[in-house]
RNA sequence: GCGGGGGGCUGGGCAAUCGCGAGGGGCAACCUUCGAGGAAAGUCCGGACUCCGUGAAACAACGGUGCCGGGUAACGCCCGGCGGGGGCAACCCUAGGGAUAGCGCCACAGAGAAGAGACAGCCUUGCAUGCAAGGUAAUGGUGAAACGGUGGGGUAAAGCCCACCGCACGGCUGGCAACAGUCGUGGCACGGCAAGCCCCACCGGGAGCAAUGCCAAAUAGGAACCGCAUAUGGGUCGUUUCAGCCCCGCAGGUUCGGGUUGGCAGCUAGAGCGUCCUGGCAACAGGCCGCUGAGAUGAAUGAUUGCCCAAGAUUGUGCUGGUAACAGCGUCGAUCUGGACAAAAUCCGGCUUAUAGGCUCCCCGCGCAU
Numbered sequence: 001g002c003g004g005g006g007g008g009c010u011g012g013g014c015a016a017u018c019g020c021g022a023g024g025g026g027c028a029a030c031c032u033u034c035g036a037g038g039a040a041a042g043u044c045c046g047g048a049c050u051c052c053g054u055g056a057a058a059c060a061a062c063g064g065u066g067c068c069g070g071g072u073a074a075c076g077c078c079c080g081g082c083g084g085g086g087g088c089a090a091c092c093c094u095a096g097g098g099a100u101a102g103c104g105c106c107a108c109a110g111a112g113a114a115g116a117g118a119c120a121g122c123c124u125u126g127c128a129u130g131c132a133a134g135g136u137a138a139u140g141g142u143g144a145a146a147c148g149g150u151g152g153g154g155u156a157a158a159g160c161c162c163a164c165c166g167c168a169c170g171g172c173u174g175g176c177a178a179c180a181g182u183c184g185u186g187g188c189a190c191g192g193c194a195a196g197c198c199c200c201a202c203c204g205g206g207a208g209c210a211a212u213g214c215c216a217a218a219u220a221g222g223a224a225c226c227g228c229a230u231a232u233g234g235g236u237c238g239u240u241u242c243a244g245c246c247c248c249g250c251a252g253g254u255u256c257g258g259g260u261u262g263g264c265a266g267c268u269a270g271a272g273c274g275u276c277c278u279g280g281c282a283a284c285a286g287g288c289c290g291c292u293g294a295g296a297u298g299a300a301u302g303a304u305u306g307c308c309c310a311a312g313a314u315u316g317u318g319c320u321g322g323u324a325a326c327a328g329c330g331u332c333g334a335u336c337u338g339g340a341c342a343a344a345a346u347c348c349g350g351c352u353u354a355u356a357g358g359c360u361c362c363c364c365g366c367g368c369a370u
Base pairs, nucleotide, nucleotide: 001366002365003364004363005362006361007360008359009358010357012308013307014306015305016304017303018302020035021034022033023032024031025030037341041352042351044350045349046348047347048346049208050207051206052205054243055242056241057240058239059238062204063203064202065201066200067081068080069079070078071077082096083094084093085092086091097199098198102197103196104193105192106191119140120139121136122135123134124133125132126131127130148165149164150163151162152161153160166188167186168185169184170183171182172181173180174179212265213264214263215262222256223255224254225253226252233247234246235245236244272291273290274289276287277286278285279284309339311337312336313335314334315333316332318329319328320327321326
């Protein structure tokens, strides 16, 4: 200097005039302070909070997660590792429990797709120049994939035999563990898909601020159907056990219909943010100090003007190269364009998606110089 990889911050500024919403002050006029995001989006996860389900336990159904360890209020999130894959590397991805519990699928091609298979080929025998019988799975072909790989021996050929790798089982060592290393024995091997059903382990009640509570007002104290039996009974949860509560023509269940569309609360200082210190590889935890106020309700934060600025284009001027055309670089000036994705609605922790431009840190590779 060029190319690549991984992070962090920011995402226009200032002034004036007019106009909005909330807090505070004021009798009022009015004054003053504050007023959208890193994703506010998606509504994909997890919660806080509110109400409902009668409670506890077990089982079932349904759903979710899926290597190990740690973090967290919790998670399907984050951090650190292990295994596998990609890349020269920095790094990135992860579809990561089980295929010997069972079922299912692997089109077409091919001889044959899970104890499958002989098309071409190779070998032996017989007969005679291509036919039959037997053997074989090394070579060729088909395919995404062909029932171990490489080398040697042997043979027509083959784990047939041997060495190494691989696979299965077992021991030892290291590690909390996932796993890694090493040694031994050997039948020398029954493929892949579970992000197919399934099995295993762990987790999970439902609905949601249009939750919910209060005030005011209005209507129809509404109608129909079911309700065995009879308190040693019946009802109440998906089922059962134990308990609780309700019911003496009910508890309860099903369906149809009417009124209320108003106001107040919920409504915002929190599992909040930041510097530093301690512990930890880290995520994060603890401590001191400091900072921090949108709360609308058909839905506020807008409009105009001027200046500055990020960025881009054109052009003038200066320098370098060049005969020139032209090219490159830098400062200043002029003109024009011009700032992405986008908008709170109960509030948080994440993930995913979109993002013009600017600043900055670390790492890898290549080239050159010292």